The RNA shown here (c-di-GMP-I riboswitch aptamer) has 75 nucleotides and comes from Nitrosomonas sp. Rfam family: c-di-GMP-I riboswitch aptamer. From the family's description: GEMM was predicted in a large-scale screen for bacterial structured RNA regulatory elements. It was read from a public genome assembly, where an Rfam model found it. Lineage of the source: Bacteria > Pseudomonadati > Pseudomonadota > Nitrosomonadaceae > Nitrosomonas. The prediction has a mean pLDDT of 84. The model forms 94% of the base pairs in the Rfam consensus.
RNA sequence: AUAUGAAAAAGGCAAAUCCAUCGGGAGGUGGAGACGCAAAGCUUCCGGUCUAGAACAGAUAGCGGGGCUGCCAGA
Numbered sequence: 001a002u003a004u005g006a007a008a009a010a011g012g013c014a015a016a017u018c019c020a021u022c023g024g025g026a027g028g029u030g031g032a033g034a035c036g037c038a039a040a041g042c043u044u045c046c047g048g049u050c051u052a053g054a055a056c057a058g059a060u061a062g063c064g065g066g067g068c069u070g071c072c073a074g075a
Stems, first nucleotide, its partner, number of pairs: 002075001004073002012037002017032006035062001041068003045065003048060004
């Protein structure tokens, strides 16, 4: 450096739901809470789904693919 893996070690993230709050909405943010996750870190480039729907657009990265980055172990 590369690919593989989560058995070990150190850790990390946080579904549903509830409270508060933002939004026209999908949904977001903070707190509580853990269903799960070896990239459940970041990124809308492609497809899907959702909101809106005349158009512009928005949301979902924990829907799948791509790109970039990363801890540990053995090879």